[in-house]
RNA sequence: AACACCGUCUCUGGAGAGCGAUUGCUAUCGGCAAUCCACCGAAGGGGCAAAAUGCGUCCACCGCAUUGCAUCUCUCAGGUACAUGGACAGAGGGGCAACA
Numbered sequence: 001a002a003c004a005c006c007g008u009c010u011c012u013g014g015a016g017a018g019c020g021a022u023u024g025c026u027a028u029c030g031g032c033a034a035u036c037c038a039c040c041g042a043a044g045g046g047g048c049a050a051a052a053u054g055c056g057u058c059c060a061c062c063g064c065a066u067u068g069c070a071u072c073u074c075u076c077a078g079g080u081a082c083a084u085g086g087a088c089a090g091a092g093g094g095g096c097a098a099c100a
Stems, first nucleotide, its partner, number of pairs: 006095001008093006018037001020036007038080003044076001045074003051067006
């Protein structure tokens, strides 16, 4: 200097689950808010295996603690017609420059 990783911006694709009930606001008949019941997992968030490290203890067993991925799990949050959102993926433009 520069590819990648990483991160960001733009475009494209992108699943799941009640157009639920009641009350209120508005007065645009549609929308918004709250409460209740039933559901979903792919914004975000929480949790865990193996393993590693440390301690009890010089060693083994055992126990405790810390770290510990996820599309797994929980359903706090969010969501359950359209729209919006949406993990992730593809393409493109910048950034960064040995980390991830």

A computed fold for a 100-nucleotide RNA from a Pirellulaceae bacterium, annotated as Glycine riboswitch aptamer. The coordinates come from a structure-prediction model, not an experiment, and the mean pLDDT is 79. The organism belongs to Pirellulaceae, within Bacteria.